Predicted 3D model of a 352-nucleotide part of an RNA (small-subunit ribosomal RNA, central domain) from an uncultured prokaryote. The RNAcentral record of the full RNA draws on ENA.
[in-house]
Context: one part of a larger RNA
RNA sequence: CUGGGCGUAAAGCGCGUGUAGGCGGUUUGUUAAGUCAGAUGUGAAAGCCCUGGGCUCAACCUGGGAACUGCAUUUGGAACUGGCAGGCUAGCGUACGGUAGAGGGUGGUAGAAUUUCCCGGGUGUAGCGGUGAAAUGCGUAGAUAUCUGGAGGAACAUCAGUGGCGAAGGCGACUUGCUGGUCUAAUACUGACGCUGAGGAGCGAAAGCGUGGGGAGCAAACAGGAUUAGAUACCCUGUUAGUCCACUCCGUAAACGAUGUCAACUAGUCGUUGGGAGGAUUUUACCUCUUAGUGACGCAGCUAACGCGAUAAGUUGACCGCCUGGGGAGUACGGCCGCAAGGUCAAAACUC
Numbered sequence: 001c002u003g004g005g006c007g008u009a010a011a012g013c014g015c016g017u018g019u020a021g022g023c024g025g026u027u028u029g030u031u032a033a034g035u036c037a038g039a040u041g042u043g044a045a046a047g048c049c050c051u052g053g054g055c056u057c058a059a060c061c062u063g064g065g066a067a068c069u070g071c072a073u074u075u076g077g078a079a080c081u082g083g084c085a086g087g088c089u090a091g092c093g094u095a096c097g098g099u100a101g102a103g104g105g106u107g108g109u110a111g112a113a114u115u116u117c118c119c120g121g122g123u124g125u126a127g128c129g130g131u132g133a134a135a136u137g138c139g140u141a142g143a144u145a146u147c148u149g150g151a152g153g154a155a156c157a158u159c160a161g162u163g164g165c166g167a168a169g170g171c172g173a174c175u176u177g178c179u180g181g182u183c184u185a186a187u188a189c190u191g192a193c194g195c196u197g198a199g200g201a202g203c204g205a206a207a208g209c210g211u212g213g214g215g216a217g218c219a220a221a222c223a224g225g226a227u228u229a230g231a232u233a234c235c236c237u238g239u240u241a242g243u244c245c246a247c248u249c250c251g252u253a254a255a256c257g258a259u260g261u262c263a264a265c266u267a268g269u270c271g272u273u274g275g276g277a278g279g280a281u282u283u284u285a286c287c288u289c290u291u292a293g294u295g296a297c298g299c300a301g302c303u304a305a306c307g308c309g310a311u312a313a314g315u316u317g318a319c320c321g322c323c324u325g326g327g328g329a330g331u332a333c334g335g336c337c338g339c340a341a342g343g344u345c346a347a348a349a350c351u352c
Base pairs, nucleotide, nucleotide: 004323005322006321007306008305012320014203015202017200021196022195023194025088026087027086028085029084030083031082033081034080035077036076037075038074039073040072041071042070049065050064051063052062053061054060091193093189094188095187097184098183103179104178107175108174109173115151118149120148121147122146123145127138128137164171165170208249210247211246212245213244217243218242222238223237224236225235260319261318262317263316264315265314268297269296270295271294272293273292274291275290276289277288278287279286301308302307325352326351327350334345335344336343337342
C1' cells in the first nucleotide's frame, strides 16, 4: 500500500458554514500534461526462468536466449481525463406573484392558578396539615376555611394533532415593529456560478462557573419526623444553592432515526399538512391530477436475524468522518483550551 465494515455486534463528528484538497452537466474547436502506439539509448555482472555443454550422475561450473514489467530522448495518434478559447440550458442561483408556520431576537399587554404579605380589612372557632398508619410542622399572639383589597415572581390550561417550524440544540398566551429560511405557479434573466469538505471560525439541551439583579412555586445539599435489623434511601414536614433576567464563560448528553451530506434510479395501497391545476356546485363541503413535507403497511431487493423497504438499511456514483478482540481506558503522560469544574487530542506495560 492492499481488505472488510459502521440502525441493534467495534464503528456516522451534536449541527450547519466554509478554506485547501477531491470530484464535477452539455457542445464545438484547439492543445498534447495524463493516456496509447512505434523507434533509439539505457536497464552492469551474477542469480531466477528456458535451452545446450563439462565433471561417471547430482550439487557445482559453463555457452546462448528470454526477462529486467522501469527511465530518458524522439516520432506519431486524439477517443477519454486535464488545460485554453467559444457556445448551450436540463444542475445552482436571481427577479416578479402568492403561501402556511410554537423559526429567531425586541418592546408592550392580559387572564386562570399558587404563595406570602400588608401584625390590610371582614365573618368565624379549635383545630389544620400529612400518611399505609403516624409523627415532626402550623394554630387561642386566632390558624385551617371563606369573602374582599393590594403585591410579587414564574409558567402559559383548553385549542393540541404519529399537526407545524428550524441545520441541530430546540420552539407553544396575545400583540407592535425588526428579521432568517421553506414551499408553490407562470414567465424572464444569469450561464456550471455546482457537490463534498482535512484544518479554521460559528451555533450548541440540562447541569455548572463569574459579576449584578430577582426569588412566587418547585427543589439537589442539609435539618427534623417516620419506616427499618440498619435506612447516609423510598414516604412526610421544612428549607439553601439552583431554577428566572442581563452580560460573559463552559462545549458536553441515550446531542438518537443509536442510521453523515449530496445526486440519480427502482411495484403498489391507505392516511395527513402546505401550495398549484382541473372538474362538479349559486358558494362551501366534494372528486381527480400534480408538487414539497410528514405517517402506517407492503412487492422486489437487502439483512445474522430483528427488521428496512421511494423519508431504504434496495441499486449506483461523489466526498468526508469513523472501526479493527475484552479489560487496562476514553485512563496516564504531554500539548492545547478553561476562572474552576473539567473538556479535547490520546497511549503502553500487564492480563484474559